[in-house]
Context: one part of a larger RNA
RNA sequence: UCCGGCGAGUUAUUGUGGCUACCGAGUUUAACCCCGUCGUGAAAGCGCCGGGGGAAGGCGUAGGGAAACCGAGUCCGAAUAGGGCGUCUAGGUAGUCAUAAUAGACCCGAAACCAGUCGAUCUACCCCUGAGCAGGCUGAAUCCCAUCGAAAGAUGGGAGGAGGGCCGAACCAUUUACCGUUGAAAAGGUACUGGAUGACUUGGGGGUAGGGGUGAAAGGCCAAUCUAGGCUGGAAAUAGCUGGUUCUCCUCGAAAUAGUUUUAGGACUAGCCUGGAAGGUUAAGUACGGGGGGUAGAGCACUGGAUGAUGUAGGGACGGUAACCCCGUUUCCGAAUUCAACCAAACUCCGAAUACCCGUAUGUAUUCUUCUGGAGUCAGUGCGUGAGGGACAAGCUUCACGCGCAAAAGGGGAACAGCCCAGACCUCCAACUAAGGUCCCCAAGUUCAGGCUAAGUGGUAAAGGAUGUGAGACUGCUCAGACACCUAGGAUGUUGGCUUAGAAGCAGCCAUCAUUUAAAGAGUGCGUAACAGCUCACUCGGCGAGCGGUUUUGCACCGAAAAUUCACGGGGCUCAAGCCUGGCACCGAAGUUGAGGCUUCACGGGGUAACAUCCGUGAGGGGUAGAGGAGCGUUCCUUGUGCGGUGAAGUCGCGCCGUAAGGUAGCGGUGGAGCGCAAGGAAGUGAGGAUGUCGGA
Repeated sequence: UCCGGCGAGUUAUUGUGGCUACCGAGUUUAACCCCGUCGUGAAAGCGCCGGGGGAAGGCGUAGGGAAACCGAGUCCGAAUAGGGCGUCUAGGUAGUCAUAAUAGACCCGAAACCAGUCGAUCUACCCCUGAGCAGGCUGAAUCCCAUCGAAAGAUGGGAGGAGGGCCGAACCAUUUACCGUUGAAAAGGUACUGGAUGACUUGGGGGUAGGGGUGAAAGGCCAAUCUAGGCUGGAAAUAGCUGGUUCUCCUCGAAAUAGUUUUAGGACUAGCCUGGAAGGUUAAGUACGGGGGGUAGAGCACUGGAUGAUGUAGGGACGGUAACCCCGUUUCCGAAUUCAACCAAACUCCGAAUACCCGUAUGUAUUCUUCUGGAGUCAGUGCGUGAGGGACAAGCUUCACGCGCAAAAGGGGAACAGCCCAGACCUCCAACUAAGGUCCCCAAGUUCAGGCUAAGUGGUAAAGGAUGUGAGACUGCUCAGACACCUAGGAUGUUGGCUUAGAAGCAGCCAUCAUUUAAAGAGUGCGUAACAGCUCACUCGGCGAGCGGUUUUGCACCGAAAAUUCACGGGGCUCAAGCCUGGCACCGAAGUUGAGGCUUCACGGGGUAACAUCCGUGAGGGGUAGAGGAGCGUUCCUUGUGCGGUGAAGUCGCGCCGUAAGGUAGCGGUGGAGCGCAAGGAAGUGAGGAUGUCGGA
């Protein structure tokens, strides 16, 4: 991992509600007693079931008050007032289903807590009694001898054999590395390493026990278990947590919100769902009429902010004066006011659209209202719109309104819960459409008409930049010849004056006149040391028809750097297979239509004691949590009726039937002794999941 077996809403009591049955102002017996069938037993007896008895008691028939008490009333009250609770009847018992409470209460699951016991054959420490430590090295005290010395003593030699001394086996330990890691081993192996006469190691015997021991102290160790041992019990501890919870079909179908919560991943009440009963036109929507509002917008009348102008008061500066409280002047600054133009969630002289409320009409829909049984939900999420927070960030966060997903499949979007289209009862090798598409992949136009784009723009992006190109507007010059180009001129006073070494159009400063002219600046740029030289403005001529400027707008260009090949899904596409405008046709979904069938509800018909079955018409049939309905199957029991060695159950295969769970007195094989069907009843009643459990492979 697979296969098979087992494996989870039960039972008791009480309450509440529905349904069924009996009786009904009543209803009902409990313990217990008696009788009968059956089971068990030798019997006595006991037990199941059925029948009869048994009013003790319970519930109901009257309430109000704290009570005395009164009573269809009563309580508060001084009250005959007023108000509260009542009165005008329906209950009781039993069964069953649902649900709640109390119990283990759908099942499995703790970490823990407490009690009683068992453990020191492991290990920690202690006590008693034994044992062990190759070999080598060092050479303390002390003693003896010699020499020196007055002595103390010193030096030398010898003897000696101390030490938590040194090296190193056994022994004890385990430093580092590698191996081992479903191991050879639930702690080891190899090499290296530390101690090795000691606070050493070790045999045997004994002691200390669980909030206790022991501990050269690591929370270490106390039998592979230790921040409180093991075992048994309380015990099915508790678990607002995780996981699991077993057959089918049909109808409806949520929520992820509010308030409160030692509350925030839990709960309670409300909201939203569902079953039942009663009521009946109430709902949504639409039309009309009537309302209140202070949002969007706008505005500046208030509250504030903010720009400019004028310029008063005031200030500065200057002047008059010997001086000043004084006077005057002002290209200065400058309140309030005035004028002009603005801004505001906490501004408003104004002020919508919507929304909301009421009324009337319409609207008849699994719409509304009331009562009642059962829930689930309280982590939401994306998009559009309006806002707050944030950075006018976030697949961000918090609200509001709407739509989806959640709980929704189908078509489109290359792929893609939340986008676009559209809501799947079943069947069909029929048709029409939606979004989106129609060159090929790939169903359908290489469709029609008119434009644009040259960038593969399309098929990412800004400020900014640019004789890209299309369309428009305004404007200047132009056959008295424009624009571009070509020929020629571009001069004179003069090298203007100043400055300067020089300054001659062209370093700089000042001025910028006049003349001759078709025209020519006291000079546009290059250039020279300064001149020179080239060139421009300007002009004649040649040429011969448009040439410039500003601006609006369409489509393009640059700006444009990322890691596998690519940022059109691909191929590939250029009067398009790109973009804009318009037209026609076609494709395209589980949408719609057509044809057949199933089912729910309503209505009608027929039918019935009443249902049901049947026929017709209409409206419905996506669905998680969840509510409701109808069934299938398993085991046992009762009654009835059947099958079976001429082959029961089980099992394998085939065929057939039913919308499904399933069925098969159909067939064949296997098997070898029991088993069905009908109507009821009762449950240890359905398996794929629980790191389920037992067995097997």
Description
RNAcentral holds the full RNA, with entries from ENA. A computed fold for a 697-nucleotide part of an RNA from a Pseudomonadota bacterium, annotated as large-subunit ribosomal RNA, domain II. Its Rfam family is "Bacterial large subunit ribosomal RNA". NCBI's taxonomy places the organism under Bacteria, Pseudomonadati, Pseudomonadota. The prediction has a mean pLDDT of 84.